[in-house]
RNA sequence: AAUAGACGGCUAGGGUUCCGGCGAUACAGCUUCGCGUCUGGUCCGAGAGCCGUCGACCUCUUGAGUAGGGGUUACACGGAGGGAUAAAAGCCCGGGAGG
Numbered sequence: 001a002a003u004a005g006a007c008g009g010c011u012a013g014g015g016u017u018c019c020g021g022c023g024a025u026a027c028a029g030c031u032u033c034g035c036g037u038c039u040g041g042u043c044c045g046a047g048a049g050c051c052g053u054c055g056a057c058c059u060c061u062u063g064a065g066u067a068g069g070g071g072u073u074a075c076a077c078g079g080a081g082g083g084a085u086a087a088a089a090g091c092c093c094g095g096g097a098g099g
Stems, first nucleotide, its partner, number of pairs: 005054006013044002018041002020038001021035004055073007075095001077098001081093003
């Protein structure tokens, strides 16, 4: 000095399609409606959270290599508004505006 990368798993967080819960309702049995101001399971989920893999770069070993070893991958305050999905969000616009 730098467009400082990609993917996966997870978490903080998020809501309410589905499941469960709660209330009402119907029934022999199979329902239907409402509540996320229901801890939850499924689900969404971080640039500024965690972990891993790959990549990139530096270096050592080696006659050499598309082989092997080691290392680096830093820092990061931040709206309002809009967008997706069932919906919301630390998701996306966006390391944006601004500071």
A computed fold for a 99-nucleotide RNA from a marine sediment metagenome, annotated as Guanidine-I riboswitch aptamer. Model confidence (mean pLDDT): 81 of 100. It matches the Rfam family "Guanidine-I riboswitch aptamer". Its family is annotated with regulation of gene expression in the Gene Ontology. RNAcentral holds the sequence, with entries from MGnify.